[in-house]
RNA sequence: UCAAUAGAUAGCUAGGGUUCCGAUAGAGUCAUUCUAUGUCUGGUCCGAGAGUUAUCAACCUCAUGAGUAGAGGUUACACGGAGGGAUAAAAGCCCGGGAGGU
Numbered sequence: 001u002c003a004a005u006a007g008a009u010a011g012c013u014a015g016g017g018u019u020c021c022g023a024u025a026g027a028g029u030c031a032u033u034c035u036a037u038g039u040c041u042g043g044u045c046c047g048a049g050a051g052u053u054a055u056c057a058a059c060c061u062c063a064u065g066a067g068u069a070g071a072g073g074u075u076a077c078a079c080g081g082a083g084g085g086a087u088a089a090a091a092g093c094c095c096g097g098g099a100g101g102u
Base pairs, nucleotide, nucleotide: 007056008055009054010053011052012051015046016045020043021042022040023037024036025035026034027033057075058074059073060072061071062070077097079100083095084094085093
């Protein structure tokens, strides 16, 4: 300096709300409770194409008569609404690397 691919899953995070738990306030019972508040730091929960990590997968090269095994490497880049949808609810979730823009 050159070649090829432009994936899937999972964990976590930025972020997100309020079903459940906890918190706070009120009410009530012998006791278990009930109501409101996310304008409660939280645990559970949701969670990224354009965040991160891992695994798998794919691709390229070497090597070989061919194939398998093996070795090395690559998976780049990425501005972006409004609106709608799911769930208890919301969101960098989904529609969607969409419309549009450069």
Guanidine-I riboswitch aptamer from Sulfurimonas sp., 102 nucleotides, folded computationally.
The model forms 96% of the base pairs in the Rfam consensus.
NCBI's taxonomy places the organism under Bacteria, Pseudomonadati, Epsilonproteobacteria, Campylobacterales, Sulfurimonas.
It was read from a public genome assembly, where an Rfam model found it.